[in-house]
Parts: sequence; structure tokens; C1' cells
RNA sequence: GCCCUUAUAGCUUAAUUGGAUAGAGCACUGGCCUCCGGAGCCAGAGAUACAGGUUCAAUUCCUGUUAGGGGCA
Repeated sequence: GCCCUUAUAGCUUAAUUGGAUAGAGCACUGGCCUCCGGAGCCAGAGAUACAGGUUCAAUUCCUGUUAGGGGCA
């Protein structure tokens, strides 16, 4: 330098060949329960790497960039 691949919540991850309010576990916050809570129950907040494009509609498709991994030279 070229090619392939990955990027979703604090962490681990789901999302059918473009269409449902982007879902779950752990963690976090509040409440209940309890002699106490670090156990149990209920509720809540929190995410599509970045910038464009296509489309009625993009986590998904296209282009570029960034970062991680792999291959060739």
C1' cells in the first nucleotide's frame, strides 16, 4: 500500500434478504419487603463508532473516515 472482517446501554449480547415503540442478562437508581440488605419483588434511566448518500421508511443497503482483528506484498 491492497484485500477481508468487526463496531448496538457501563459490560456481554438479540434484532428474519429494509418496515412492529431497538429487546434481554449483569451492573446502576428509586421504591416495597425485611431485625438489616449485599437476598427477593416492583418500577425507572441508559445504546445503533463518525459524516454523507439511496429509499415512503436504514441497526440493516452504498460511499468515505476512525478504531480493533486477520491476510497478501
Record summary: This is a predicted structure of a 73-nucleotide RNA (transfer RNA) from a candidate division WWE3 bacterium. The coordinates come from a structure-prediction model, not an experiment, and the mean pLDDT is 80. Its Rfam family is "tRNA". Rfam links the family to the GO term triplet codon-amino acid adaptor activity. About the family: Transfer RNA (tRNA) molecules are approximately 80 nucleotides in length. It is annotated as a transfer RNA.